[in-house]
RNA sequence: AGGACCAACUGGACGGUCGCUGUGCCACGCUUCGGCGUGACCGCAGAGGAAAGUCCGGGCUCCCAGGGCAGGAUGGUUGCUAACGGCAACCGGCCGCGAGGCCAGGGAAAGUACCACAGAAAACACACCGCCCAAGUCCCGCAAGGGAACGGCAAGGUUGAAAAGGGGAGGUAAGAGCUCACCGCCCCGGUGGUGACACCGGGGGCAUGGCAAACCCCAUCCGGAGCAAGGCUCAAAUGGAGCGAGGACGGCCCGUCCGAGGCGCUCCCGGUAGCCGCACGAGGCCCGUGGCGACACGGGUCCCAGAGAAAUGACCGUCCCGUCACGCCCGCGGUGACGGACAGAACCCGGCUUAUAAGUUGGUCCUUCUG
Numbered sequence: 001a002g003g004a005c006c007a008a009c010u011g012g013a014c015g016g017u018c019g020c021u022g023u024g025c026c027a028c029g030c031u032u033c034g035g036c037g038u039g040a041c042c043g044c045a046g047a048g049g050a051a052a053g054u055c056c057g058g059g060c061u062c063c064c065a066g067g068g069c070a071g072g073a074u075g076g077u078u079g080c081u082a083a084c085g086g087c088a089a090c091c092g093g094c095c096g097c098g099a100g101g102c103c104a105g106g107g108a109a110a111g112u113a114c115c116a117c118a119g120a121a122a123a124c125a126c127a128c129c130g131c132c133c134a135a136g137u138c139c140c141g142c143a144a145g146g147g148a149a150c151g152g153c154a155a156g157g158u159u160g161a162a163a164a165g166g167g168g169a170g171g172u173a174a175g176a177g178c179u180c181a182c183c184g185c186c187c188c189g190g191u192g193g194u195g196a197c198a199c200c201g202g203g204g205g206c207a208u209g210g211c212a213a214a215c216c217c218c219a220u221c222c223g224g225a226g227c228a229a230g231g232c233u234c235a236a237a238u239g240g241a242g243c244g245a246g247g248a249c250g251g252c253c254c255g256u257c258c259g260a261g262g263c264g265c266u267c268c269c270g271g272u273a274g275c276c277g278c279a280c281g282a283g284g285c286c287c288g289u290g291g292c293g294a295c296a297c298g299g300g301u302c303c304c305a306g307a308g309a310a311a312u313g314a315c316c317g318u319c320c321c322g323u324c325a326c327g328c329c330c331g332c333g334g335u336g337a338c339g340g341a342c343a344g345a346a347c348c349c350g351g352c353u354u355a356u357a358a359g360u361u362g363g364u365c366c367u368u369c370u371g
Stems, first nucleotide, its partner, number of pairs: 001367010012319007020046005026039005048342001052353002055351005060226004066254004071222005076090005091105001092103004106217002111215002114210002128157002130153003137148004165183002168180003184206001185204008230276004239268006246258004283302008320340007328331001
């Protein structure tokens, strides 16, 4: 210098004018004296890194006698956390020269299912091409011997994503873990590590193909419904018609409870207003201590949207960034035009995922050159 990898961050700035939402103060009006409504040239505050998808986990609220079954989620280890399907560190596998990236990463010698096409054969192995006649058998031959499959073999070829350990040596009629060494696999033991696991030693001739985001097994966790939760105050209503015999208790079963002035379903009529919940919270920022880290603890400091179909905006000016055109002193500044994303609170919080113009910072790796 070029090309990459990882992490963090910004998400236009300032001013003016006119508006919007909430709130404080003041004024006026009403008042059941608690407050409520309206207004001002008044003060203060007013979206996000994802507010989004609503995919996980919780807080909060209400509901539920009890038991069993079913159901759902997760899946290396150790930690962090209120919790998690999140995060950190580590282990193992795969990819990359590397920085690094990816993994639904328990169990396939419990069982069941599946493995397209091709192929002889896809899991009770098999025999298309091929190899071999040592023994037995058959054929030819007096015999020596020769030939063969209905015999032996599974090394070589062929198919496939995958072919019953690998490629060597010995062995053999030809072959074969048949035997041997190495590698792989399985079993046992030892050492190190909290652990996943790693390393070492011994034994076994291999008995065990893949697939569990297929059923299944194992381990762990999980009551249901949700702010239209739920509470307070007021208003209206305390009804009518029809049908049914059962209904409630989370999906099923047991069980328990209720049942005719009661219950369920459908339709009609009437009503559906205000306030709270609701903004101090697993809170933000700064510093210190401990920890590799996620994070924890301590101290200081700050108060930071709360609408109810939904405000947070529009216009103008100056500047900033990018692109294009023009200009010339040719790599710069000037002029002009256009553009500046994704999106947007609705009870709250922790995550994940997805969208995002343009830009900034830090660390690391590779290649080439120079010293």